[in-house]
This is a predicted structure of a 351-nucleotide part of an RNA (small-subunit ribosomal RNA, central domain) from Jacaranda copaia. Rfam family: Bacterial small subunit ribosomal RNA. Its mean pLDDT, the model's own confidence on a scale to 100, is 85.
Context: one part of a larger RNA
């Protein structure tokens, strides 16, 4: 490589859009390009095979057939499939239009409770921490109480096994713009479609630049403890950072550890969000479609756990990947990036 895999044994790109490429409803009609069939041609000798032959036999040698499967040519009514050509369909796809849910972005405004520090006033000896202390703070009046102020971050209850987003994420309240799902109707386009190397966009935290902002909590770093030590767990500060802006990074156990996409294949329950029908004054209820979200299970799958119409079942397409442990996600070179580093990505050796 190929076969085979890829939830947990090696392996699904973090996630989406997408140009090439692959691949792709149903009905007719043209073409003969694939394909299917015949013919012709080639595919050196040797070798393999097969029939004679020849060395007293056999290995060996001679000599003629044959085979296999590619590839080029030619031929027609073979026209089933695939492909071209056309011309229509409406089941896949989208647009319009009517609802409707939502922590979905995105910029503005507000809004209480906690906390710290200031200020005033009471008051007058501790407080604060721990297993237990000690550093710390205090008569230069703490700590408690009450009022006042001002910051900066988060945003109890409601809250769910619940909404939404591609994902990473996303929740005080309230307006502005914007997007995207679902669902009835069935008006319109008429395959427009599925994937998707390579590109593009986005993409927790950390971290880097430059300004701003800084309550609280905190790598680092001091001190106090603890111990044999104690560069730690615990205490008492306290910088960067968390915050915001405009840029960079490109990564996470970025997980459902499970790439999208159609179809097909027992049920039972429970939420969500809409549609009808039933119920009614009117919320339930109640019986069904449709979209999700769960939970148990059949058959079947699977080493085994398990998954089980949200499949790891049955099947098709297109993709990314894996190929024994270590070395090592290292070394080299290259790309990108201020940098940190990421991405690509080996050998020798050794079990």
């Nucleotide at each position: 490589u190929u076969a085979g895999g890829u939830g947990u044994a090696a392996a699904g790109u973090g996630u989406c859009u997408g140009a090439a490429g692959g691949u792709g409803g149903a009905u007719u009609u043209u073409u003969a390009a694939g394909u299917a069939c015949g013919c012709c041609g080639u595919c050196a000798a040797a070798u393999c095979u097969u029939a004679a032959g020849g060395c007293u036999c056999a290995a060996c040698c001679u000599u003629g057939g044959a085979c296999u499967g590619g590839c080029a040519g030619u031929g027609g009514a073979a026209u089933u499939c695939u492909a071209c050509c056309a011309a229509g369909c409406u089941a896949g796809a989208g647009u319009a239009u009517g609802g409707u849910a939502g922590g979905a972005g995105u910029a503005g405004a507000g809004g209480g409770a906690a906390u710290u520090u200031u200020c005033a006033a009471u008051g007058g000896a501790g407080u604060g921490g721990u297993g237990a202390a000690a550093u710390g703070u205090a008569u230069a009046g703490a700590g408690a109480u009450u009022g006042a102020a001002a910051a900066g971050a988060a945003c109890a209850c409601c809250a769910a096994u619940a909404a939404u987003g591609a994902a990473a994420g996303c929740a005080c309240u309230u307006u502005g713009c914007u997007a995207g799902g679902c669902c009835g109707a069935c008006a319109c386009u008429g395959a427009c479609a599925c994937u998707a190397a390579g590109a593009g966009a986005u993409a927790a935290a950390c971290g880097c630049u430059a300004g701003g902002g800084a309550a609280a909590c905190g790598a680092a770093u001091g001190g106090g403890a603890u111990u044999a030590c104690a560069u730690a767990c615990c205490c008492c500060a306290a910088u960067a950072g968390u915050c915001u802006u405009a840029g960079c990074u490109g990564u996470a156990a970025a997980u459902g550890a499970u790439g999208g996409a159609u179809a097909c294949u027992a049920g039972g329950c429970a939420c969500u969000a809409u549609g009808c029908g039933c119920a009614u004054c009117g919320a339930c209820c109640u019986a069904u479609g449709c979209a999700g979200u769960g939970c148990u299970g059949u058959a079947g799958c699977u080493a085994a756990c398990g998954c089980g119409u949200u499949a790891a079942g049955u099947a098709u397409c297109c993709u990314g990947c894996c190929u024994g442990g270590g070395g090592a996600g290292u070394a080299c070179g290259u790309u990108c990036g201020u940098a940190a580093u990421a991405a690509u990505g080996a050998a020798a050796c050794u079990c």